The prediction has a mean pLDDT of 78. Predicted 3D model of a 95-nucleotide RNA (nadA riboswitch) from a soil metagenome.

RNA sequence: GGCUUCAACAUCCCCGCCGGUUGGGCGCGGGUUCUGCAGAGAUGUAGCUGGUCACGUCUCCGCAUGAAAAUCCGCACAGUGAAUCGGCUGGAGCC
Numbered sequence: 001g002g003c004u005u006c007a008a009c010a011u012c013c014c015c016g017c018c019g020g021u022u023g024g025g026c027g028c029g030g031g032u033u034c035u036g037c038a039g040a041g042a043u044g045u046a047g048c049u050g051g052u053c054a055c056g057u058c059u060c061c062g063c064a065u066g067a068a069a070a071u072c073c074g075c076a077c078a079g080u081g082a083a084u085c086g087g088c089u090g091g092a093g094c095c
């Protein structure tokens, strides 16, 4: 110098230190699904003065101190008792 393995130190045990990745937890914010309102378009039915009106259905767009969860995205928190990677501290062993 390289490799392998371990953690004595710990207010039961486990947990050496720092950082990363994936996943989980918790919190916050936002989007979607839902609801309500307004608008536009299409279409159906009835009426009539025949291109308008009323109602229904569908689609799109906008708005909201709206309700409940679900899902997605972002941010943040932490002894994340999950996995894994890199470096380091301190031991033991091998070359």
Base pairs, nucleotide, nucleotide: 001095002094003093004092005091006090007089013081014079016088017087018086019085020084021083022082023080025077027075028074029073030072031071032070033069034066035064036063037062039060040059041058042057043056044055045054047052048051